[in-house]
């Protein structure tokens, strides 16, 4: 430094759900919780999924520059360590 996560030691993050708050929902913030996570730290570049206000439709429906990073690449930045 690059790869790997074998035993560990310091720690970290927070699924569900539930209470408040916010948005049209999707979802996301607080707090309480902890299902699991070596990047479950950060970043929508790519690709999937989720919602459709508004827009287009006769009408089913179709539409992302909204969302999801705990759904995969990919970029970056980081604790420990045997080999």
């Nucleotide at each position: 430094c690059a790869g790997u996560g074998a035993a560990a030691a310091a720690g970290g993050c927070a699924u569900a759900a539930c209470g408040g708050g916010u948005g049209a929902a999707a979802g996301c913030c607080c707090g309480u919780g902890a299902c699991g996570c070596a990047a479950a730290g950060c970043u929508u570049c790519c690709g999937g999924c989720c919602u459709a206000a508004g827009g287009u439709g006769a009408a089913a429906a179709c539409u992302a520059a909204g969302g999801u990073a705990g759904c995969g690449g990919g970029g970056u930045u980081g604790c420990c360590a045997a080999g």
The prediction has a mean pLDDT of 90. Predicted 3D model of an 83-nucleotide RNA (c-di-GMP-I riboswitch aptamer) from Paraglaciecola sp. The model forms 95% of the base pairs in the Rfam consensus. It was read from a public genome assembly, where an Rfam model found it.